RNA sequence: GCUGAUACCUGCCACCCCCGUUGCGAAACGGGUUCGGAAAGCCACGGGUCUUGAGUCCUAACAAGACAGCCGGGUUACUCUC
Numbered sequence: 001g002c003u004g005a006u007a008c009c010u011g012c013c014a015c016c017c018c019c020g021u022u023g024c025g026a027a028a029c030g031g032g033u034u035c036g037g038a039a040a041g042c043c044a045c046g047g048g049u050c051u052u053g054a055g056u057c058c059u060a061a062c063a064a065g066a067c068a069g070c071c072g073g074g075u076u077a078c079u080c081u082c
Stems, first nucleotide, its partner, number of pairs: 004082002012037002017032006035069001041075003045072003048067006
C1' cells in the first nucleotide's frame, strides 16, 4: 500500500412517525425522533419500483422526473486488532 474480517473505545448517519417549507406529483429540505446501518459517505452507469405528460378508457411504447435506507456497479474513507 492492497484485500478481507472486526470485539472494545471514540465517534458517524437517521427508518417509521410528527411539525414547517418547496414541488402537479413521486419526493426533497430543516427541526424533533431513533428502526436500523461497517460505508445507511458520494455518484442515476445497469436493473427495479414510483411520479407526471399527451391520449375517450385500458395496455404497451415514448418523453421528463423521483428513489443511493431496493439490488448490482463505480468512487472515497475513520479507529483497534488479525
Predicted 3D model of an 82-nucleotide RNA (c-di-GMP-I riboswitch aptamer) from Methylomonas sp. The organism belongs to Methylomonas, within Bacteria. The coordinates come from a structure-prediction model, not an experiment, and the mean pLDDT is 79.